Order: sequence, then structure tokens, then C1' cells
RNA sequence: UAGCUCAAUUGGUAGAGCAUGGCACUUGCAUUGCCAGGAUUUUGGGUUCGAUUCCCAG
Repeated sequence: UAGCUCAAUUGGUAGAGCAUGGCACUUGCAUUGCCAGGAUUUUGGGUUCGAUUCCCAG
């Protein structure tokens, strides 16, 4: 750090729960199960082939 709450084990292209939408189940609602969408990782710089990760400033 997703609408909210939080992960990401010593740099390899970001996940989970709840919530939202859809489907199944039900006469209907709720519950439950499955699927999907959603992130300029507080801002601006630097290092690096590569930064949520390291460094600097606000």
C1' cells in the first nucleotide's frame, strides 16, 4: 500500500480478509459457494537492468 483493515522474511514487476458487482442455491430475503473488477505503494528526487524494499528532502 485497493472503499476499509492489513501482508509482501533481508531488490525480481504487489496479495489476503471485509466491502462492491455478477452467477448458482431460495417463492423471496438472509446465509453459503464460485467468479470478476478495483493500487500511479503519502509526495518529489537519487542509486540500480529492475525499488513497497536501499539513500536524501518535504
Transfer RNA from Salmo salar, 58 nucleotides, folded computationally. Taxonomically the source falls in Salmo (Eukaryota, Metazoa, Deuterostomia, Osteoglossocephalai). It matches the Rfam family "tRNA". Its mean pLDDT, the model's own confidence on a scale to 100, is 82.